[in-house]
The prediction has a mean pLDDT of 83. Small-subunit ribosomal RNA from an uncultured bacterium, 1528 nucleotides, folded computationally.
C1' cells in the first nucleotide's frame, strides 16, 4: 500500500466480496503454570433464606446481671463465720424506652427522558447550606407534660386502646438584644440599589450553664455533697469561610417532511398567593400574543459525558468496566419528617402479584452481596475479613460497615513461562509416494552425555503495620505539675489474604500441543475413495471416471495453550467526497420562465471591530493518551512529573481581506436618442392552388387498388373531360444547418394592438447586479367538458388480402378526433441527452443583422468592430467517443440532482384532477452483476470490390423402372464393431461360404494359443488306432539334436510352481501418431519503430495490377518468417550420347507370307544428359511504373497441360477395431481353442452405380487402330475336346524377348421398323463347369427355357469449361474362388460461357450489433406448475394517544371547627380567652369508568401483481435495415 469479481480480451463507472484491527462476547475442538484484569448485553421478569444502618449510658429516667460495703429478716454452726431473703450506697456491665446524630452518603440500576437532562462557558442586584474552620457576643429566670415503667381491656396475628406515676441536652413562657429581620431617613460603591456596604430611629426576635474530668471545698448545709473555679465537649445569636445544592442562560447534542403548521395559562402586563431563591410557579382580571421551513408540532429511537474501538487524519461507530452528572427503587399518586428527601432497605392511598390467617384482617417489594426460578446462544459463591482504605455514631475505647480489602469459579481478555538442551546416519523401522532407481517423513526418533523453569515432596519464610494505649523526655497554648495539641524515645499490642509470596534441598525429561488451512485472493501437494452423487464455498467458483477446490491418508503452512467458526463495529470505501467525487453518452441537468426568502456580489474613500489575526489571563475535574523516570525478575499492571486536552470565556492589540458604516465614482445594469432585421404574440379582413361532394354538357365500359389480388366504385352510366356551385382545412414554389421566441413554438397576404433583440451615439441613474427554495405563470401531442364545425387525413370498427394463424404489415371503406370558441389536463427521446450568470483562453471558413472605413459617379467588391447561427482545428480537458471563445477547457457565484441492477416511472400516505391520470415516492424479498466507451471477431434478410462449373449459358445425368452394393429402421439366439449435412451411407473391407470373425449357440480349458525367467524329464519332428462334430483325450510305431575334454549349455518337446501372460474390453472428451474439412482458398505472423491509458493499431489499409499479401506507385514505417510463385515428376519440341529383346531407310539373303536372317542405328522409339519460354521483341493502352492488350517468331506464349506439394489454425471432426498409449474393468474369464450359425434376414425408407426403356439403335457378317500393366504356389501359346463356361495338354516366358492379349466404340455389308418389339433383361425352371476340405444357408460363370418392371422419369438435385463433358474398351491391386466397386490406362470427341442481377461458397475493404458455445447466436411476454416476501380486502384483535363527560382515595392547601384542649394571658376560684386537635367541607387530583377520534402494529375468506425455479406450453416483440427501423 491493495488484492478478487462484470469481457473473447481493454479501459472506466459501479457493486459485491477479502486481507487489518476491537469486543462485556457465544459456540466446536483442544487445555500444563503464573500475574493482573473482567464476568446478566435476554425478563426495570418473580423471588425462598440470610446478611447489606446503626451508634452515643460522658443527654434521661427506670430495668437485669456481677462485685464491695453496709442495715434488717431467716436458716446452720460452739465460734470466727457461712448460705439465704429484703433494703441502702458506691462500682462495673448489659440495655427496651425518651433524647441526639446518623439514616438523602456509601452500593445497585439504565425502565424513563430529544430535556438546561446532559457537555461546555457565564449569570444571579434572585439563593439555601447540618456536621467543619475563623470572628464577634453571650447563656439569666420559670413552667408543665409524654414514653419506658404498673393497673386494665380488645385482637389469631399485625397490633390497639383506656388509667395511673416520671426524667433529660425533649417541650413550653419571660428577660437579655452584640446583632439579623421589618418599615422610615441620609451617604457610599456601581452601567443600575426598595434590595449590597456605613450611620440613625422605629417595631421585631434566641440559648440547654447541659454532660465529663480536675482543683477548691474557707464561707451554705444533712461531714460529703450543693456551690465555685478551671479544662474538654456540648448550646445560643450573628458576620465570614469551606463544602454541597436549587435556579437563569449563550452553544452544542439522533432519525423521519409520507409528520406543516402548533399553542388558552397558552405570550405580555396589574394584583395577590406560594417557594430558601427570580419566574403563569399558581391564581383573578386586562390586552391577543408566543413559536415555525435557520424546522415548531407530531411520531420513531436513545440516559449524557470523560472516554473506548477504528482512522494517514478528518471522521465513523460504541458509552460494559473506572471517574463525573441525571433518572428511577414493583406500577401510579401523595406529602410528611428533615440542613438536605418528595426518600431502594420511612410513611399514607389506588392497582397488579405473592404470602399469612382462626375469614374479622394482616404482610411484602434483591435495578445491595450471596443465591433460586424463568428468559437466553451466555454471564461466578448462598466464601473469608474489617487487618488496610473509606464512611456513620462516640470524648474514647470500641460497634457497625455483602462500601472496600481478599479469596473462589471461567483460558472470556491481556501479559510473561513451560511442554527441555546438546550429541547423534545404516540417513533403522513402520508410514506415505514412486519413473521401482528411489524420494520423504528425518537428527526427527532411538541412543549417550547433560539442565532442572513449571509441577511433586521436605523445610525455612516475608511486606502490606501505620495508627492506637501506657511511661518517659522536649516544646505551644494555659494561672496550673489539670488538660489538651506537637516531635521525640522506650514498651505493649493488632493480618482476612497466609504458612501465602519467595528461598534452600531432593528426586527425575519424567506429568504437560493443539486447533486451522493447503485452486486463486493467500504461506502451504500428493495419494485413495467418490463420480453434478456425497459434500464444499468468504467472493469467484469446486464435484458429471484421471478432483492440489468434496471425504480419508501422508506431507507442508501458520498460530500455538489456544486455535477457528458465527456475531457486531472501524477500516480498506475517495462507495456521502469538509479534508476529498460527480451529473453530454455509465446513476444524474428541473420542460421553461417570472420572482419572494436565502446565498454570492464593481472602483476610490471614512470610521467601526462582528468575522479574522496575534498575546495574556482563567477554565477545559481526576483517570485514560503521549514523553520521561520508578516499582513488582520480564511484561501485562501499577506509581510519579511533564506534555497534551485541537474547546469555551474575557482582556489587550492589528486593521490587509469580509461584513456594518461615510461620502464619492461610472466601467456592472438600467434610461434616452438615431436607426435595424424578423414564420415573435393576439385579434379582425382578404385571396388563389389543390382534395372531396352537388348541378349540367361530352362520352362508354371499365376504373380503382396491389408483389400479385380481391374488397369497393360502375350501364340507375362511373374513371376521363368541360362549365357552374359548395365547403372545410392546409398554405406549393421562395425556403436556406436562414430568421424569431424563454421554452413548447412559429410559414399565404393586408390592416390594427402588442413583448422581445441588434446597431450607433454618449446625453442621464449612480451598483439600481447575478442566482433563485417555496410561489406564481407559460407549456407539443393526445386525452377530457361544453357548444359549433366537419372538406382531406384518421385510432376504433367493418370488410378484402398475406399466413401455419395474422385480433398486424398491403388494399377498399370508416367514427372519435383532427379545425373554431371557453375551460380544463401538466405530461414527451420537453434532447444540444450539456442548469443560469459573469471573465479568461491560437486560428481558418461559411452564412443571417447593424455600424465605421477605403476604392468608385454610384453599386459590387475588400478591411475593421459588434451582435446571431455553423462548419474544420490548437491548447488543454475527456474512460474513451468526442468538445474546444455557442467548452464538455481555466476560475468565481447560485440553484436542481446522482450513490449496485431488478423489485418500482410500482405499494401506502399526502396534495392536484370530472374523469384518464399527475407530483411526491418506499420495503420486503432476489441477483454479482447491471452497465459506458472503444477493440478484435463472427455474424447481417448492411453496402461497396474481386473470386469459384457458383450461378447463368451448355452437355450428360441422379429423383421414376429392374438388379449391385452401403445405411438406416425392423427382426434376431446372433444378425459384432466403426462412420452420421457438406466432410456417414460401391465408407474402415485392395474382396464375410470355413478362415477372416470381433458377434450368437453349444463343447472344450485355465501359467493359459503368444513372451521372459526358475525347476524337473526328454529330443523334436513324423505316422498309426480308438472315441468324438471337432477341439480335446487315451494307446501304439518310429526316431535318440546341437556346442563342448569335462561340468555343463543351447534350441525344441512334455510335466510343475508363481511372478505373469491376454483381453478386436471401456474411456478419441485422458493422449501420440495418422486422415478429413473449411481449401490450393491467399491467406497467417513476428522483430524494431511508431500511434494509443490499454485491448489493440499501424506493417497488412489506399490508388492501381494480378491466379496470388504477384508485382508496382503511395504511405510512419522498415525489415522478416509460414504460405504463393519457382525449384521436383511427367507431357508437349528438339539436341547429344547409347542401340537389345525395339527398329528396318538403303545393301544382301530368304518366305505364299512375315526385321525371318546378315547387317545397319538415318527413323520411329527406348532412356539418360542438355536446349528451349523470359512478356526476351515490336505496337498500343497505362501514372515515366507494376502490368493488361495486340502482334510477330515460335512445337509450346503469358503459371503451356497434369501432378506431387496443404501456411497460421477451426471442428473436444474421425479413429483406443491398424499401431502406439495413460487410466478404469477382467483373470477358472470380458482370455484361448473348436464345430455350427451368423455379419447375407426384410414390410419399408435413403444414399451411391450398373442395365435400360431403344433406330446416332439392335442383331448377323466381315475389317482397322491402342496405351498402360501383371506373369513361376504364375501368365500359358500352337494343337484337340466341348455350343459354351471350360477341359486334355503343354511350347515359350522370372519377361521392351514369351503369355495373359480378340481391344471396343469406328468402317463396310445384311436384316429388324417403332411394337413392351430381333428395346430392355430381372426373375424361375433345367442342365452344366470353374476354384475350394466344403458352394444347403451363402460364390462366379455357361447352356437351353422363362422374358418382370421399364416407353427418357414429380418436387427436387448432381457432374462438367478441352483432349473436357459424352461415349468405347483395355488392365491392375486385393484374391483358391467371387467386382456394376476402386485404382489405372488409351481409343472417338463435343456444345457453351452475354454476364455477375440472383442462389452457394470464399477473399478484402467498410457498417450496424444487446452475438463471443459467436445467427443452429441471443432474446420477449402470456399460459401451466412449485415455492417466497408484498399490497388490497368484509372486517376481528391489541397496543398507543387526544378530546368531552362521570366518579374521585391518599394528602397539601383554603374554609368551617357547636366536639376536644396541660403549659400562656385575665381571674381567688369557677370560668374565660389565646393557639391548638379531631372532625365536616370545598379546590386539584392517581386509578377508574363512559362516547366519539387518532396512530402503530397482528390477523383475515378472497384478490393483485413481484421475484425465483430443470431440459413445459404458445407465439417471435427487441439485438443486423431482425426482416413494418427502433424508442419516448
Nucleotide at each position: 500500500a491493495g488484492g478478487g469479481u462484470u469481457u473473447g480480451a481493454u479501459c472506466c463507472u459501479g457493486g459485491c466480496u477479502c486481507a487489518g484491527g476491537a469486543c462485556a462476547a457465544a459456540c466446536g475442538c483442544u487445555g500444563g503454570c503464573g500475574g493482573c484484569g473482567u464476568g446478566c448485553u435476554u425478563a426495570a421478569c418473580a423471588c425462598a433464606u440470610g446478611c447489606a444502618a446503626g451508634u452515643c449510658g460522658a443527654a434521661c429516667g427506670g430495668g437485669g446481671a456481677c462485685u464491695a460495703u453496709u442495715g434488717g429478716g431467716g436458716g446452720g454452726g460452739c465460734a470466727a463465720c457461712c448460705c439465704u431473703c429484703c433494703g441502702a450506697u458506691a462500682g462495673u456491665u448489659c440495655u427496651a424506652g425518651u433524647g441526639g446524630c446518623g439514616a438523602a452518603c456509601g452500593g445497585g440500576u439504565g425502565a424513563g427522558u430529544a430535556a438546561c437532562a446532559c457537555g461546555u462557558g457565564a449569570g444571579a442586584a434572585a439563593u439555601c447550606u447540618a456536621c467543619c474552620c475563623c470572628u464577634u457576643a453571650g447563656a439569666c429566670u420559670g413552667g408543665g407534660a409524654c414514653a419506658a415503667c404498673c393497673c386494665g381491656c380488645c385482637g389469631a396475628a399485625a397490633g390497639g386502646u383506656g388509667g395511673g406515676c416520671u426524667a433529660a441536652u425533649a417541650c413550653c413562657g419571660g428577660a437579655u438584644g452584640u446583632g439579623g429581620u421589618g418599615c422610615c431617613c441620609g451617604g457610599g460603591u456601581g452601567c443600575g440599589a426598595u434590595c449590597c456596604c456605613c450611620g440613625g430611629g422605629c417595631a421585631u426576635u434566641g440559648a440547654a450553664g447541659g454532660a465529663u474530668g480536675g482543683c477548691u471545698g474557707a464561707g451554705g448545709c444533712u461531714u460529703g455533697c450543693a456551690a465555685g473555679c478551671u479544662a474538654u465537649c456540648g448550646c445560643u445569636a450573628a458576620g465570614g469561610g469551606a463544602u454541597g445544592a436549587g435556579c437563569u442562560c449563550g452553544c452544542g447534542c439522533c432519525u423521519g417532511a409520507u409528520u406543516a403548521g402548533c399553542u388558552a395559562g397558552u405570550u405580555g402586563g396589574u394584583g395577590g398567593g406560594g417557594u430558601a431563591a427570580a419566574g403563569g410557579c399558581c391564581u383573578a382580571c386586562c390586552a391577543a400574543g408566543g413559536c415555525g421551513a435557520c424546522a415548531a408540532u407530531c411520531a420513531g429511537u436513545a440516559g449524557c459525558c470523560g472516554g473506548c474501538c477504528u482512522g494517514a487524519g478528518a471522521g465513523g461507530g460504541c458509552g460494559u468496566a473506572c471517574g463525573g452528572c441525571c433518572a428511577c427503587a414493583c406500577u401510579g399518586g401523595a406529602a410528611c419528617u428533615g440542613a438536605g428527601a418528595c426518600a431502594c432497605g420511612g410513611u399514607c392511598c389506588a392497582g397488579a402479584c405473592u404470602c399469612c390467617u382462626a375469614c374479622g384482617g394482616g404482610a411484602g417489594g434483591c435495578a445491595g452481596c450471596a443465591g433460586u426460578g424463568g428468559g437466553g446462544a451466555a454471564u461466578u459463591u448462598u466464601c473469608c475479613a474489617c487487618a488496610a482504605u473509606g464512611g456513620g455514631c462516640g470524648a474514647a475505647a470500641g460497634c457497625c460497615u455483602g462500601a472496600u480489602g481478599g479469596a473462589g469459579c471461567a483460558a472470556c481478555g491481556c501479559c510473561g513461562c513451560g511442554u527441555g538442551a546438546g550429541u547423534g546416519a545404516u540417513g533403522a523401522a513402520g508410514g506415505c509416494c514412486u519413473u521401482c532407481g528411489g524420494g520423504u517423513u528425518g537428527u526427527a526418533a532411538a541412543a549417550c552425555u547433560c539442565u532442572g523453569c513449571c509441577g511433586u515432596g521436605c523445610a525455612a519464610g516475608a511486606a502490606c503495620a501505620a495508627a492506637g494505649u501506657c511511661a518517659c523526655c522536649g516544646g505551644g497554648u494555659g494561672a496550673a505539675c489539670a488538660a489538651u495539641c506537637c516531635g521525640g524515645u522506650g514498651a505493649u499490642c493488632u493480618g482476612a489474604u497466609u504458612g501465602u509470596a519467595u528461598u534452600g534441598c531432593a528426586g527425575g525429561a519424567g506429568g504437560a500441543a493443539g486447533a486451522c488451512a493447503c485452486g486463486g485472493c493467500u504461506a502451504a501437494c500428493u495419494c485413495u475413495g467418490u463420480g453434478c452423487c456425497a459434500g464444499c464455498a468468504g467472493c469467484c467458483g469446486c464435484g458429471g471416471u484421471a478432483a492440489u477446490a468434496c471425504a480419508g491418508g501422508g506431507g507442508c503452512g501458520u498460530c500455538a495453550a489456544g486455535c477457528g467458526u458465527u456475531g457486531u463495529c472501524c477500516g480498506g470505501a475517495a462507495u456521502u467526497a469538509c479534508u476529498g467525487g460527480g451529473c453530454g453518452u455509465a446513476a444524474a441537468g428541473g420542460g421553461c420562465g417570472u420572482g419572494u426568502a436565502g446565498g454570492c456580489g464593481g472602483g476610490c474613500u471614512u470610521g467601526u471591530a462582528a468575522g479574522u489575526c496575534g498575546g495574556a489571563u482563567g477554565u477545559g475535574a481526576a483517570a485514560u493518551c503521549a514523553c520521561u523516570g520508578g516499582g513488582c525478575u520480564u511484561a501485562a499492571c501499577c506509581c510519579a512529573g511533564u506534555a497534551a486536552c485541537u474547546g469555551c470565556a474575557u482582556c489587550c492589540g492589528a486593521a490587509a481581506c469580509u461584513g456594518c458604516u461615510u461620502g464619492u465614482c461610472u466601467u456592472g445594469a438600467g434610461u434616452g436618442c438615431a436607426g435595424a432585421a424578423g414564420a415573435g404574440g393576439a385579434a379582425a379582413g382578404c385571396g388563389g392552388a389543390a382534395u372531396u361532394c352537388c348541378c349540367g354538357g361530352u362520352g362508354u365500359a371499365g376504373c380503382g387498388g396491389u408483389g400479385a389480388a380481391a374488397u369497393g366504385c360502375g350501364u340507375a352510366g362511373a374513371u376521363a373531360u368541360c362549365g357552374g356551385g359548395a365547403g372545410g382545412a392546409a398554405c406549393a414554389c421562395c425556403a436556406g444547418u436562414g430568421g424569431c421566441g424563454a421554452a413548447g413554438g412559429c410559414g399565404g397576404c393586408u390592416u390594427u394592438c402588442u413583448g422581445g433583440u441588434c446597431u450607433g451615439c454618449a446625453a442621464c441613474u449612480g451598483a439600481c447586479g447575478c442566482u433563485g427554495a417555496a410561489a406564481c405563470g407559460c407549456g407539443a401531442a393526445a386525452g377530457c367538458u361544453a357548444g359549433g364545425g366537419g372538406a382531406g387525413c384518421a385510432a376504433a370498427c367493418g370488410g378484402g388480402a398475406u399466413u401455419a394463424g395474422a385480433u398486424a404489415c398491403c388494399c377498399c371503406g370508416g367514427u372519435a378526433g383532427u379545425c373554431c370558441u371557453a375551460g380544463c389536463c401538466g405530461u414527451a427521446a420537453a434532447c444540444g441527452a450539456u442548469g443560469a450568470g459573469c471573465a479568461c483562453u491560437a486560428g481558418g471558413u461559411g452564412u443571417g443583422g447593424g455600424a465605421g472605413g477605403u476604392a468608385u459617379c454610384g453599386a459590387c467588391u475588400c478591411c475593421u468592430c459588434c451582435u446571431g447561427u455553423g462548419c474544420c482545428g490548437c491548447a488543454g480537458c475527456u474512460a474513451a467517443c468526442g468538445c474546444a471563445u455557442u467548452a464538455a477547457g481555466u476560475g468565481c457565484u447560485c440553484c436542481g440532482c446522482c450513490u449496485g441492477g431488478g423489485g418500482a416511472c410500482u405499494a401506502c400516505g399526502a396534495c392536484c384532477g370530472c374523469a384518464a391520470g399527475g407530483u411526491u415516492g418506499a420495503a420486503a424479498c432476489u441477483c454479482a452483476a447491471a452497465g459506458g466507451a472503444a477493440u478484435u471477431g463472427a455474424c447481417g434478410g448492411g453496402g461497396g470490390c474481386c473470386c469459384g462449373c457458383a450461378c447463368a449459358a451448355g452437355c450428360g445425368g441422379u429423383g421414376g423402372a429392374g438388379u449391385a452394393u452401403g445405411u438406416g429402421g425392423u427382426u434376431u439366439a446372433a444378425u459384432u464393431c466403426g462412420a452420421c449435412g457438406c466432410a456417414a451411407c460401391g465408407c474402415g473391407a485392395a474382396g464375410a461360404a470355413c478362415c477372416u470373425u470381433a458377434c450368437c449357440u453349444g463343447g472344450a480349458u485355465u501359467u493359459g494359443a503368444c513372451a521372459u525367467c526358475c525347476c524337473c524329464u526328454g529330443a523334436c519332428c513324423g505316422u498309426c488306432c480308438a472315441u468324438g462334430a471337432a477341439a480335446g483325450u487315451g494307446g501304439g510305431c518310429u526316431u535318440u539334436c546341437c556346442c563342448g575334454c569335462a561340468a555343463g549349455g543351447g534350441a525344441c518337446a512334455g510335466g510343475g510352481a508363481g511372478a505373469c501372460a491376454g483381453g478386436u474390453g471401456c474411456u478419441g472428451c485422458a493422449u501420440g501418431g495418422c486422415u478429413g474439412u473449411c481449401g490450393u482458398c491467399a491467406g497467417c505472423u513476428c522483430g524494431u519503430g511508431u500511434c494509443g491509458u490499454g485491448a489493440g493499431a499501424u506493417g497488412u489499409u489506399g490508388g492501381g495490377u494480378u491466379a496470388a499479401g504477384u508485382c508496382c506507385c503511395g504511405c510512419a514505417a522498415c525489415g522478416a518468417g509460414c504460405g504463393c510463385a519457382a525449384c521436383c515428376c511427367u507431357u508437349a519440341c528438339u539436341g547429344c550420347u547409347a542401340g537389345u529383346u525395339g527398329c528396318c531407310a538403303g545393301c544382301g539373303g530368304g518366305u505364299u507370307a512375315u526385321g525371318c536372317c546378315g547387317g545397319g542405328c538415318a527413323c520411329u522409339c527406348u532412356a539418360g544428359c542438355g536446349g528451349a519460354a523470359c512478356u526476351g521483341c515490336c505496337g498500343g493502352u497505362g501514372u515515366c511504373a507494376a502490368a493488361c492488350c495486340g502482334g510477330a517468331g515460335g512445337a509450346a506464349g503469358g503459371u503451356g497441360g497434369g501432378g506431387a506439394u496443404g501456411a497460421c489454425g477451426u471442428c473436444a471432426a474421425g479413429u483406443c477395431c491398424u499401431c502406439a498409449u495413460g487410466g478404469c474393468c477382467u483373470u477358472u474369464a470380458u482370455g484361448u481353442c473348436c464345430a455350427g450359425g451368423g455379419c447375407u434376414a426384410c414390410a419399408c425408407a435413403c444414399g451411391u452405380a450398373c442395365u435400360a426403356c431403344a433406330a446416332u439403335g439392335g442383331u448377323c457378317g466381315g475389317u482397322a487402330c491402342a496405351g498402360a500393366g501383371g506373369g513361376u504356389u504364375g501368365c500359358a501359346a500352337u494343337a484337340c475336346c466341348g455350343c459354351a463356361a471350360g477341359g486334355u495338354g503343354g511350347a515359350g516366358c522370372c519377361a521392351a524377348u514369351c503369355c495373359c492379349a480378340u481391344a471396343a466404340a469406328g468402317c463396310c455389308g445384311g436384316c429388324c421398323c417403332c411394337a413392351g418389339u430381333u428395346c430392355a433383361g430381372a426373375u424361375u425352371g433345367g442342365a452344366g463347369u470353374c476354384u475350394g476340405c466344403a458352394a444347403c444357408u451363402c460364390g462366379a460363370c455357361u447352356c437351353c427355357a422363362u422374358g418382370a418392371a421399364g416407353g427418357c422419369g414429380g418436387a427436387a438435385u448432381c457432374g462438367c469449361u478441352a483432349g473436357u463433358a459424352a461415349u468405347c474398351g483395355c488392365g491392375g491391386a486385393u484374391c483358391a474362388g467371387c467386382a456394376u466397386g476402386c485404382c489405372g490406362c488409351g481409343g472417338u470427341g463435343a456444345a457453351u460461357a452475354c454476364g455477375u442481377u440472383c442462389c452457394c461458397g470464399g477473399g478484402c475493404c467498410u457498417u450496424g450489433u444487446a452475438c463471443a458455445c459467436a445467427c443452429c447466436g441471443c432474446c420477449c411476454g402470456u399460459c401451466a406448475c412449485g415455492c417466497c416476501a408484498c399490497g388490497a380486502a368484509a372486517g376481528c384483535c391489541a397496543a398507543u394517544u387526544g378530546u368531552a363527560c362521570c366518579u374521585g382515595a391518599a394528602g397539601c392547601c383554603g374554609u368551617u371547627g357547636a366536639g376536644c384542649u396541660a403549659a400562656c394571658c385575665c381571674g381567688c376560684a369557677a370560668g374565660g380567652g389565646a393557639g391548638g386537635c379531631a372532625g365536616a367541607u370545598g379546590u386539584c387530583u392517581a386509578a377508574g369508568g363512559u362516547a366519539c377520534g387518532g396512530u402503530u402494529g397482528g390477523u383475515g375468506a378472497u384478490u393483485g401483481g413481484g421475484g425465483c425455479g430443470a431440459a413445459g406450453u404458445c407465439g417471435u416483440a427487441a439485438c443486423a435495415a431482425g426482416g413494418u427501423a427502433a424508442c419516448c